[in-house]
RNA sequence: UUCAUCAAGAUCGGCUGAGGGACAGGCCCUAUGAAGCCGUAGCAACCAUUGGUAUUUCUAUACUCAAAAGGUGCUAAUUCCUGCAAAGAUUUUUUGUGAAUCUUUGGAAGAUGAA
Numbered sequence: 001u002u003c004a005u006c007a008a009g010a011u012c013g014g015c016u017g018a019g020g021g022a023c024a025g026g027c028c029c030u031a032u033g034a035a036g037c038c039g040u041a042g043c044a045a046c047c048a049u050u051g052g053u054a055u056u057u058c059u060a061u062a063c064u065c066a067a068a069a070g071g072u073g074c075u076a077a078u079u080c081c082u083g084c085a086a087a088g089a090u091u092u093u094u095u096g097u098g099a100a101u102c103u104u105u106g107g108a109a110g111a112u113g114a115a
Stems, first nucleotide, its partner, number of pairs: 001115006012039004019029003023083004041075003046071002049067003052063004079109001084106009
C1' cells in the first nucleotide's frame, strides 16, 4: 500500500503499585488493585492443518460446512460514544442556505489478519 473483518464470544493466579480506555471532546473503568511482566485458562476461526461436500484438464480449485494439536489475535462497556459528509424527523424563532437534539446511510481515523 491492497483486501477482508470489527453488534457475537471468552480468566484466574503470582509479582508490582497508579494509572487506563489510540488521538480530541464526552462518558466510563480503577487501591474490592490501573498499566506492565510471568504463568494459567478460555474465546474465535484470519492464516496453516485435517476432515466433509462439489467441480475437475487428475492435481488442483471452491465452500453461509465441520474440527481445533500449529502461527497470530483477542478475553469492561458496539471499535464505549461522537469527530467528516449526505438524507430524514423534532424543537427553537431574529423565519435563515440559522441553531440544537435525535435517527439512518456512507466515509475518515483506529484495531486485527492475510498478501